[in-house]
Annotation
This is a predicted structure of a 138-nucleotide RNA (c-di-AMP riboswitch aptamer (ydaO/yuaA leader)) from a Thermoleophilaceae bacterium. The model forms 96% of the base pairs in the Rfam consensus. Taxonomically the source falls in Thermoleophilaceae (Bacteria, Bacillati, Actinomycetota, Thermoleophilia). It was read from a public genome assembly, where an Rfam model found it. Its mean pLDDT, the model's own confidence on a scale to 100, is 77.
RNA sequence: CUUUCCCCAACGCCGAAUCCGCAAACGCGGAGCGGGGGACCCAAGUUCUCGGGGCGAACCUCUCUUACCAAGAGAGGCGCGCAAGCUCUUUCAGCGCGAGCCCGUCAGCUAACCCCGCAGGCGUACGAAAGAGAUCAU
Repeated sequence: CUUUCCCCAACGCCGAAUCCGCAAACGCGGAGCGGGGGACCCAAGUUCUCGGGGCGAACCUCUCUUACCAAGAGAGGCGCGCAAGCUCUUUCAGCGCGAGCCCGUCAGCUAACCCCGCAGGCGUACGAAAGAGAUCAU
């Protein structure tokens, strides 16, 4: 000098998953954010095993490999996330993601009403342009 690993602090990211109060604590309550169930009306020829449904961006089509299913690879469309003065919208370019889990034969929408969650996992840094707003300073 460089690289790697570990720890602490700050900051930041995905996500609804944060804050406050009481309590020695187990816990309890509230605000806020998020999700589900649930009438009339409307919609629906839907389901009764090819079951059906929910959370989530996590879906669709085609091609190839393979003896087939399945699986894998690729292409296109579409959806999502990120980039350090703050928030939001749009465009171009760049980088990445398109998983997983749950209910249990059952649920369209849905006022009143009822129920549930507030986890888990990570690491970003001289991208540009336009618009709206907020904050601070003068």